Overview: A computed fold for a 348-nucleotide part of an RNA from Adansonia rubrostipa, annotated as small-subunit ribosomal RNA, central domain. The coordinates come from a structure-prediction model, not an experiment, and the mean pLDDT is 88. The RNAcentral record of the full RNA draws on SILVA. Its Rfam family is "Bacterial small subunit ribosomal RNA". The source organism's lineage runs through Eukaryota, Euphyllophyta, Gunneridae, rosids and Adansonia.
[in-house]
Context: one part of a larger RNA
RNA sequence: UUAAGUGUAAAGCAUCUGUAGGUGCCUUUUUAAGUCUACCAUCAAAACCUAAGGCUCAACCCUAGAUAGGUAGUGGAAACUACCAAGGUAAAGUAUGGGAAAGAUAAAGAAAAUUUUCAAUGGAGCGGUGAAAUGUGUAGAGAUCGAAAAAAACACCAACGGUAAAAACACUCUACUGAAUCGACACUGACACUGAGAGAUGAAAGCUAGGGGAGCGAAUGGGCUUAAAUACCCUAAUAGUCCUUGCCAUAAAUGAUGGAUACUAGGUGCUGCGUAUCGACCCAUGUAGUGCUAUAGCUAACAUGUUAAGUAUCUCACCUGAGGAGUACGUUUGUAAGAACAAAACUC
Numbered sequence: 001u002u003a004a005g006u007g008u009a010a011a012g013c014a015u016c017u018g019u020a021g022g023u024g025c026c027u028u029u030u031u032a033a034g035u036c037u038a039c040c041a042u043c044a045a046a047a048c049c050u051a052a053g054g055c056u057c058a059a060c061c062c063u064a065g066a067u068a069g070g071u072a073g074u075g076g077a078a079a080c081u082a083c084c085a086a087g088g089u090a091a092a093g094u095a096u097g098g099g100a101a102a103g104a105u106a107a108a109g110a111a112a113a114u115u116u117u118c119a120a121u122g123g124a125g126c127g128g129u130g131a132a133a134u135g136u137g138u139a140g141a142g143a144u145c146g147a148a149a150a151a152a153a154c155a156c157c158a159a160c161g162g163u164a165a166a167a168a169c170a171c172u173c174u175a176c177u178g179a180a181u182c183g184a185c186a187c188u189g190a191c192a193c194u195g196a197g198a199g200a201u202g203a204a205a206g207c208u209a210g211g212g213g214a215g216c217g218a219a220u221g222g223g224c225u226u227a228a229a230u231a232c233c234c235u236a237a238u239a240g241u242c243c244u245u246g247c248c249a250u251a252a253a254u255g256a257u258g259g260a261u262a263c264u265a266g267g268u269g270c271u272g273c274g275u276a277u278c279g280a281c282c283c284a285u286g287u288a289g290u291g292c293u294a295u296a297g298c299u300a301a302c303a304u305g306u307u308a309a310g311u312a313u314c315u316c317a318c319c320u321g322a323g324g325a326g327u328a329c330g331u332u333u334g335u336a337a338g339a340a341c342a343a344a345a346c347u348c
Stems, first nucleotide, its partner, number of pairs: 003320001005318002007302002012316001014201004021194003025088004031082001033081002035077005041071003049065003053061002092188003096183003103177001105175002108172002114150005120144002125136002162169002206247002209244003215241002220236004258315006266293010297304001321348003330341004
């Protein structure tokens, strides 16, 4: 490189925006670059191929001829791609009118629980476990009750539900703000899809600086267990978890399934918005999502199956036996921890 692939065997970037590039709706016109076609020139000889001939045949030798293909030139065709010009509406978008949502940011407020402090009642245990002990308590614990403070998280509703590009997002209200969807059809008219580099966002842990610190809790001390116990269990408890500033850039970042478009049996739920109906519900029906089941097909099987892993097209990324190794070296990046790119010898 070709070919075959990427749910689970190797393989879809964590997710998006978007540059170059690649690809791209319908009708008519122009040009003729790609494309197709005719002619001409050329591509030494030998060799290969075809038809005759010569060595008694053959190998061999000799004579003649030819296809395909390449390059350049001239003439022609105009379906397709491209170009020129004009138009169109299904794509895409704008405007308009609705309803829905834990979408983002900021501010304010509420209630329950927990712990601590203060006050009261009360008087011997409490706590913990498989069983115990460490621990705690007559300097009055635990229990009950009243008051106060603090920090973190938001019971029920809650669902197979909703929103967001993903990460993620749930007490209530307010301000500001983003996206989607539906209905009428008014406007623009291919303005689209993907996207190497690049940029942005990116759980938890970790780092930096300043706060905060109720509960939980790596490390660590102690107590058990055990042959041992650097563990599981218990009792304490630091970093951390929380807020603000700036880094880090990784996860089984999963649907282990890149994005876009079109087509291809059904059945049955849920969520949002409609149509129909005088009308809530029911029934029928359209659309956007989200589930279960299932036919054809596909698949090695499991499974998947209009939310495809089916049938096709476009485009990006990635894979090519196991180990060595996601390692070494080097470069970039980071305060660091590390991250990204990424081999070979050798062994089987």